[in-house]
This is a predicted structure of a 501-nucleotide part of an RNA (small-subunit ribosomal RNA, 5' domain) from an uncultured bacterium. Its Rfam family is "Bacterial small subunit ribosomal RNA". Gene Ontology terms of the family: ribosome and structural constituent of ribosome.
Context: one part of a larger RNA
RNA sequence: GGAUGAACGCUGGCGGCGUGCUUAACACAUGCAAGUCGAACGUGAGGGUGUAGCAAUAUGCCUGAAAGUGGCGAACGGGUGAGUAACACGUAGAUGACCUGCCCUGGAGUGGGGGAUAACCAUUGGAAACGGUGGCUAAUACCGCAUACAUCCAUAUAUCUGGGAAGAGAUGUGGGGAAAGCUCUGGUGCUCUGGGAGGGGUCUGCGUCCGAUUAGCUAGUUGGCGAGGUAAAGGCUCACCAAGGCGACGAUCGGUAGCUGGUCUGAGAGGACGAUCAGCCACACGGGAACUGAGACACGGUCCCGACUCCUACGGGGGGCAGCAGUGAGGAAUAUUGGGCAAUGGGCGAGAGCCUGACCCAGCAACGCCGCGUGGAGGAAGACGGCCUUCGGGUUGUAAACUCCUUUUGACAGGGAAGAGAGAGGACGGUACCUGUCGAAUAAGUCACGGCUAACUACGUGCCAGCAGCCGCGGUAAUACGUAGGUGACAAGCGUUAUCC
Numbered sequence: 001g002g003a004u005g006a007a008c009g010c011u012g013g014c015g016g017c018g019u020g021c022u023u024a025a026c027a028c029a030u031g032c033a034a035g036u037c038g039a040a041c042g043u044g045a046g047g048g049u050g051u052a053g054c055a056a057u058a059u060g061c062c063u064g065a066a067a068g069u070g071g072c073g074a075a076c077g078g079g080u081g082a083g084u085a086a087c088a089c090g091u092a093g094a095u096g097a098c099c100u101g102c103c104c105u106g107g108a109g110u111g112g113g114g115g116a117u118a119a120c121c122a123u124u125g126g127a128a129a130c131g132g133u134g135g136c137u138a139a140u141a142c143c144g145c146a147u148a149c150a151u152c153c154a155u156a157u158a159u160c161u162g163g164g165a166a167g168a169g170a171u172g173u174g175g176g177g178a179a180a181g182c183u184c185u186g187g188u189g190c191u192c193u194g195g196g197a198g199g200g201g202u203c204u205g206c207g208u209c210c211g212a213u214u215a216g217c218u219a220g221u222u223g224g225c226g227a228g229g230u231a232a233a234g235g236c237u238c239a240c241c242a243a244g245g246c247g248a249c250g251a252u253c254g255g256u257a258g259c260u261g262g263u264c265u266g267a268g269a270g271g272a273c274g275a276u277c278a279g280c281c282a283c284a285c286g287g288g289a290a291c292u293g294a295g296a297c298a299c300g301g302u303c304c305c306g307a308c309u310c311c312u313a314c315g316g317g318g319g320g321c322a323g324c325a326g327u328g329a330g331g332a333a334u335a336u337u338g339g340g341c342a343a344u345g346g347g348c349g350a351g352a353g354c355c356u357g358a359c360c361c362a363g364c365a366a367c368g369c370c371g372c373g374u375g376g377a378g379g380a381a382g383a384c385g386g387c388c389u390u391c392g393g394g395u396u397g398u399a400a401a402c403u404c405c406u407u408u409u410g411a412c413a414g415g416g417a418a419g420a421g422a423g424a425g426g427a428c429g430g431u432a433c434c435u436g437u438c439g440a441a442u443a444a445g446u447c448a449c450g451g452c453u454a455a456c457u458a459c460g461u462g463c464c465a466g467c468a469g470c471c472g473c474g475g476u477a478a479u480a481c482g483u484a485g486g487u488g489a490c491a492a493g494c495g496u497u498a499u500c501c
Stems, first nucleotide, its partner, number of pairs: 001501004006497005013372006019365002021330001026328003030325003035072003040069002046063007079283003089207007098200003103196008111145001113143002120135006152175006159168003181188002209255003216246003221243004226238003258280004262273004285306005308319004336362001338361003344358001345356004375405004385396004410438006419428001445490005450471003456485005466473002
């Protein structure tokens, strides 16, 4: 000098664009953050209306809340960086060892049956959370049967690729395995299967902090054979056999740390960092486990243990903000319990649409960057006042007053968007912007002035009070302390502190 997610002191006019718990992965009141589908299914509170009837009531039609069965989603999106020195990440490869819902594109099929169950009704236990028993009922829920070349399993034959374990397609035999309808005639689903796209799993080479005042480490350990397990290779797991494997090219142990694209600095080499944005990973009160599913070992799912906390009729139950706001605590320190689904994107749905604290906006904060303003021109009897003075004057200083002018900004008034790719539809927003009127009107500070280092005098103080980044100032004329005048620098900021280069 540059830089910062900064803080502190003094000061503070506006706009645009960004950014905003770096500390306690501390504890959390309250609200919201994941639903949707009636074109899968059975019911149906309530409302409207018609008929019969004096009425009670009976019956028909339309509409339709809430809940339930079922499907898809909830594994995305959002948060955090605790753990992790590791195939976690980066990069380059491998998969002849693998999976893939929705989507795209081919092929074939969708035949015929069955038994239940929630909702509901009745009854019953419990303070509640939540249940028990009996009865009725539907389906794209569940279960057999038929058919199925390609698919799967076993086996046989020859062929091809390959160094090989092995794999690929072809032919034959035996065995196993499917399906669901809805709508309405336009479709849309369902089952099996080939290919694709996108997404993932696994493996490998290389790279990835400090410590030797850590030198030896290892028993599923290292390898083999066999089996189990997985979508899949593999000690991944197990039985048996062998005795190996790693290490001064730093094993093991200890400390620290999410990694990267990048960011800051620097001429570069390098050094430091990893907020915001983007990719990957890990975590979801602490620990463990599986279930469902194409996908989880699952932030707003389940079960168990633990700590904490809440309710209780003491028998028993409930909870998890490292989602968005917000509260307490910690701290030098970090915002609103806001508006909207209008846009972009996501879930469901044929659609209308519903949901969406993702997102788009608004609010707060000079926290940062950028831009603008606080007036312009003229104006010397160089006014008054202040300060200094050798008392002559000098300086503040064209500065002010005064004259002429302008209106960025501001206030008020009128008009008023784009953002919405056929029509309608805008939270932002009566915002931006445009026009008119008013009036210099609403708007300057901070730090420094001994040298480094741009900028000097007076008074006060008297090694006191104090200053200070270094050298050093202060003990009676202090340009170094305090105040005043003046001056210098930067400017809606200035200075200090902290940290990096």